[in-house]
This is a predicted structure of a 72-nucleotide RNA (transfer RNA) from an uncultured Erysipelotrichaceae bacterium.
C1' cells in the first nucleotide's frame, strides 16, 4: 500500500433501528467479637473519534484515528 477483523465500564463480555445484559472488581449497606463467606444496594449525560441516513442509531452509511491477521 491492499484486503479482512476489532473497538461498548477498571477487566472480561451481550447487545437483528426503539430504556445498554451479565460477570468480576470497586463503594455503601446487613450479618459476623474481627475478616472471610453470603445476601442487598449503587457503578456506561454516550458505545474510539469525526460527519451522514433517520421521528428515533452502540446496531445502517463514509472518512479518520489504534491494534491483529494475510498478500505484496
Nucleotide at each position: 500500500u491492499g484486503g479482512g477483523g476489532u473497538a461498548u465500564a477498571g477487566c472480561c463480555a451481550a447487545g437483528c433501528g426503539g430504556u445498554a445484559a451479565g460477570g468480576c472488581a470497586a463503594c455503601g449497606g446487613a450479618c459476623u467479637u474481627u475478616g472471610a463467606c453470603u445476601c442487598c444496594g449503587u457503578c456506561a449525560u454516550u458505545c474510539g473519534c469525526a460527519a451522514g441516513u433517520u421521528c428515533g442509531a452502540a446496531u445502517c452509511u463514509u472518512g479518520c484515528u489504534a491494534c491483529c491477521c494475510c498478500a505484496g

Overview: Its mean pLDDT, the model's own confidence on a scale to 100, is 80.